[in-house]
Context: one part of a larger RNA
RNA sequence: CUGGGCAUAAAGGGUGCGUAGGUGGUCUGCUAAGUCAGUGGUGAAAUCCCGCGGCCCAACCGUGGAACUGCCAUCGAUACUGGCAGACUUGAGUGCGUGAGGGGUUACCGGAACGAGCAGUGUAGCGGUGAAAUGCGUAGAUAUUGCUCGGAAGGCCAGAGGCGAAGGCGGGUAACUGGCACGCAACUGACACUGAGGCACGAAAGCGUGGGGAGCAAACAGGAUUAGAUACCCUGGUAGUCCACGCCGUAAACUAUGGGCACUAGAUGGAUGUCGAGCUAUCGAUGUCUGUCGGAGACAAUUUGGUAAGUGCCCCGCCUGGGGAGUAUGGUCGCAAGGCUGAAACUC
Numbered sequence: 001c002u003g004g005g006c007a008u009a010a011a012g013g014g015u016g017c018g019u020a021g022g023u024g025g026u027c028u029g030c031u032a033a034g035u036c037a038g039u040g041g042u043g044a045a046a047u048c049c050c051g052c053g054g055c056c057c058a059a060c061c062g063u064g065g066a067a068c069u070g071c072c073a074u075c076g077a078u079a080c081u082g083g084c085a086g087a088c089u090u091g092a093g094u095g096c097g098u099g100a101g102g103g104g105u106u107a108c109c110g111g112a113a114c115g116a117g118c119a120g121u122g123u124a125g126c127g128g129u130g131a132a133a134u135g136c137g138u139a140g141a142u143a144u145u146g147c148u149c150g151g152a153a154g155g156c157c158a159g160a161g162g163c164g165a166a167g168g169c170g171g172g173u174a175a176c177u178g179g180c181a182c183g184c185a186a187c188u189g190a191c192a193c194u195g196a197g198g199c200a201c202g203a204a205a206g207c208g209u210g211g212g213g214a215g216c217a218a219a220c221a222g223g224a225u226u227a228g229a230u231a232c233c234c235u236g237g238u239a240g241u242c243c244a245c246g247c248c249g250u251a252a253a254c255u256a257u258g259g260g261c262a263c264u265a266g267a268u269g270g271a272u273g274u275c276g277a278g279c280u281a282u283c284g285a286u287g288u289c290u291g292u293c294g295g296a297g298a299c300a301a302u303u304u305g306g307u308a309a310g311u312g313c314c315c316c317g318c319c320u321g322g323g324g325a326g327u328a329u330g331g332u333c334g335c336a337a338g339g340c341u342g343a344a345a346c347u348c
Base pairs, nucleotide, nucleotide: 003320004319005318006317007302008301012316014201015200016199017198021194022193023192025088026087027086028085029084030083031082033081034080035077036076038074039073040072041071042070049065050064051063052062053061054060091191092188093187094186095184096183097182098181099180103177104176105175106174107173108172109171114150115149116148117147118146119145120144121143125136126135162169163168206247207246208245209244210243211242215241216240220236221235222234223233258315259314260313261312262311263310266293267292268291269290270289271288272287273286274285275284276283277282297304298303321348322347323346330341331340332339333338
């Protein structure tokens, strides 16, 4: 390389949009590039294979044949693929009518808790732990009441419930805005799927500038514990956590399971549409999403099982023994931290 693979053994890109490319629904006609058939030419010799022969045999050699699975030309075939032309509606999209939703952005508003300030009441403790101590308190703490200020987070509702491509999203109101589902079947007429590069988004931490800072809290300090205790526990506490703008671009970014389409027993929940029956309760049918169990099948097993890890097709990404190593080097991106790409010697 071929092949075989990628839930857990090595292996699905963090996610989307989309360029090139690859792949592509139904019908008709033309074409004849692919495809298939005939014929002709060519496919040097040697080699390989077969027959016969020469060295005693063999290797080796000679001779004849076959083969050289290829290429070119020509004449045909037209099912399939492609090309061209025309048509279609089931794929895809549009329209109209409904529906659910913590989907996104911005502004404003409210309450609980917490901390602080001021004032009142009040007096000797409070706090903390396994037990303590550091710490706070007669300069009046803790507790309690009132007023004021501040920042962050959203109790109950709340649910293996919803939405989003993923990351993720939860107090209320308004404005702006994305997607999805169902019904109708009016419109377009294959406009589709995937997607190397590319572009965009991307938790937390971290970085830059400016703000903010209640609580929490790396680092740090102290108190304990201990043989020690650079920890676990306690008292403090700065970055940070929050906001705006700009970077970073990683993760057990996980369903450790790429996307699309089709097909393949059932049972039972949840969410949300539509239709029908019914006086209600409710029942039935049919979509979409989301769970559990389970048949066939698959799998090394665990398990999976119409939300496949089953059966097929299309496209992309990735793997190829462990360590060395996600290191070195080069390139590239970044303010930096570092990211992406990514070896070898050697060794088992």
Notes: Small-subunit ribosomal RNA, central domain from an uncultured bacterium, 348 nucleotides, folded computationally. Its Rfam family is "Bacterial small subunit ribosomal RNA".